[in-house]
């Protein structure tokens, strides 16, 4: 220069392929039952403009465009 793949909670992911309720799970955090206490174990709470900008559409985590980061391959 060309091509692919990744990008979501504090970590790890899921959903994207096929547009539709209010964005979801594990741990991890607080709190609360229990216990002398601590763990564990149950029970709740609270974290997110779904990388960025734009488009299309009633309606975008999700389709279409460039960008920016990391990552792989060709050259």
């Nucleotide at each position: 220069g060309g091509g692919c793949c990744u990008a979501u909670a504090g970590c790890u992911c899921a959903g994207a392929c096929a547009g539709g309720u209010u964005a979801g799970a594990g741990c991890g955090a607080c709190g609360g039952u229990c216990u002398u206490a601590u763990a564990a174990a149950c029970c709740g709470u609270a974290g997110g403009u779904c990388g960025c900008c734009g488009g299309u559409u009633c309606a975008a985590a999700u389709c279409c465009g460039g960008c920016u980061a990391g990552g792989c391959c060709c050259a």